Model confidence (mean pLDDT): 85 of 100.
Small-subunit ribosomal RNA, central domain from uncultured Caldithrix sp., 345 nucleotides, folded computationally.
The organism belongs to Caldithrix, within Bacteria.
The full RNA is in RNAcentral, with records from Greengenes.
Context: one part of a larger RNA
Parts: sequence; C1' cells; structure tokens
RNA sequence: CUGGGUGUAAAGGGCGCGUAGUGGAAUACUAAGUCAGAGGUGAAAACCUGCGGCUUAACUGUAGGCCUGCCUCUGAAACUGCUAUUCUUGAGUGCGGAAGAGGGAAGUGGAAUUCCUGGUGUAGCGGUGAAAUGCGUAGAUAUCAGGAAGAACACCGGUAGCGAAGGCGGCUUCCUGGUCCGUAACUGACACUGAGGCGCGAAAGCGUGGGGAGCAAACAGGAUUAGAUACCCUGAUAGUCCACGCCGUAAACGAUGGGCACUAGGUGUUGAUUCGUAUGGAUCAGUGCCGAAGCUAACGCAUUAAGUGCCCCACCUGGGGAGUACGAUCGCAAGAUUGAAACUC
Repeated sequence: CUGGGUGUAAAGGGCGCGUAGUGGAAUACUAAGUCAGAGGUGAAAACCUGCGGCUUAACUGUAGGCCUGCCUCUGAAACUGCUAUUCUUGAGUGCGGAAGAGGGAAGUGGAAUUCCUGGUGUAGCGGUGAAAUGCGUAGAUAUCAGGAAGAACACCGGUAGCGAAGGCGGCUUCCUGGUCCGUAACUGACACUGAGGCGCGAAAGCGUGGGGAGCAAACAGGAUUAGAUACCCUGAUAGUCCACGCCGUAAACGAUGGGCACUAGGUGUUGAUUCGUAUGGAUCAGUGCCGAAGCUAACGCAUUAAGUGCCCCACCUGGGGAGUACGAUCGCAAGAUUGAAACUC
C1' cells in the first nucleotide's frame, strides 16, 4: 500500500455555508475515454520455454516467448464524456393553510430574596449528627406598612415543541429565519457531498465600561479528625448579569457524518390533510416504546438501522512515552490547532 474497520474494543470532524468528486429520463450528433483489427516501436543482457556445448552442474551458445507500454492508421457506437434539442419524477418557486421556549430589539408583570425607613414586641435568633464561629438589649429573630435593587421566571410543563449544532421557557409589541400539510400553476436537473476556505459555536476564562439582590471558586473563621490545605457550618471576593470585543474548547453524546433507495408488524404521542362523522379508519411530516427478517463478539440495533445497496467527506492501525517535545499558525493572556521520536512493555 492493499485488505479490514469507526454505538460500547483504536477510530464520525462540535455544527453549518460553500471549489474539485458523483449525478434523473428521451432523441440526435461527435468519437476524448472505451472496445476491435493492422502496422511501427518497446536496445542488449537478465527472466521463462525448447534444443545444444564443456564427463555433470554452475557457466554458456542458439531459437522462441516475454517486455503487460507508447505511437500511427482503419473501424464500432452500447456505456462515460462533449454538443444540440426536449421531458418531469429529483430540486426549487408560486398559491391556500398550520404549529412552535427558533433568532434579534424594545417595553412591561407578579411571587420570592436581600437591604433601608417606620410601627408592634422581647430575649433570643441562626445553624448542626451534635455544636461552635456568626447575628441580637446600640432592640435582633418574628410580624405589619412603605420604599429601593438586581436576578430568575413557580403552576401550565409533557420520553411535548422549535433550532444545523451550541441551545431556547412570565407577558406584550416590532423586525426576522426555517419547517410541515394541501394544491399541481411555473422553472426544467437548477441536485448530493464537500479537502482547503468562511461563518456560528455551552460553561469557564480574558479586555474596556457598567451593574451587583441571591448564589458563590479563592480566602477567613467554626467544627469534624490521628491529621483535615476536604466533606458540614458562619461569612465572603472574583465570577454569575448588561454592552462591545476576544477565546474556540466540552462525556460539544444518540459516545452512532451527510444524502438517496429498498426491507414484517404492533402500540403511544405532536402538527396537518382526508373518509358514508367515528370513543374510529387512511395518508404525509416529526417524536417515543416493543418487536420480524437481517446484522452484531456480545450487549443490543431493527422503516428515526447498528439491515441491504450506491455517492461524497472525516477518522483508526498495540499500551506507555504523549495530545507531550520541536517547528509553524492563531491568541492580550490563559492557551488552542497541527503533531513526532528516542526509550520501554
């Protein structure tokens, strides 16, 4: 390299948009690929086969093959390609409907929490396995009234929904993306995938400026303990929130790349359409469970495949060393990406 693989053994890129690659049906043309025939060339030696020469062999002579290739000419036209014309099933548009925590901005609501002010009121409160630190006679906790602030949206809420993924949840308005169903008017292959590239990308972290109620790394104190740099408790700063800009990683998981086609059923559920209106049936698109064939080392998967095929991309090749070193690129930094070897078992 081939072969073999990638749910859990090594292995699917975090996700999308996009060049080369692959590509629906029909007719005609062409002859680049393809196929057939002929000619030229493919040095010699080597190699293989036959025959021969040294007594044999190694060695060697000779004849043939081989040199799987390249070039030229003639021809074929099924397939691939080129060109032209056409088609509608793939794809998209239109028209009529529908659901939704899809995204962005602005406004707004109540509960709770903390704090402040005032009233009532008096000796405790808080916390734990038990305590203590802590708070409280300078009047706490509790309770009532008023005010302020920030953050999150109970119930509804659901193996419910939406989004490419990350993710998305009070209410209202504005702007905006996608999806599904029905119809069959329009375009006429406009499609699939996608190395590089570009964009998005939880949390934590970083920069500048705000904000800061609760929670809470670090830190302090109290406990526990042989010790306790912890688990438990009392506090508490970054941070968590907002705006703008970076970072670019996660068990970014369905540990399962995307697309198309095919291969028993049963039972929930969401959105639609439809039937001689039903506690029902059918169809389409999602989302769960159980199971046939088949697959799998087994577990299990099973029309939402890990089954059967095709197209394209990514990745794996014993464990450790190591996702390290060096170099390069990116980054303010933290670091990220790419990514070895010696040695060792």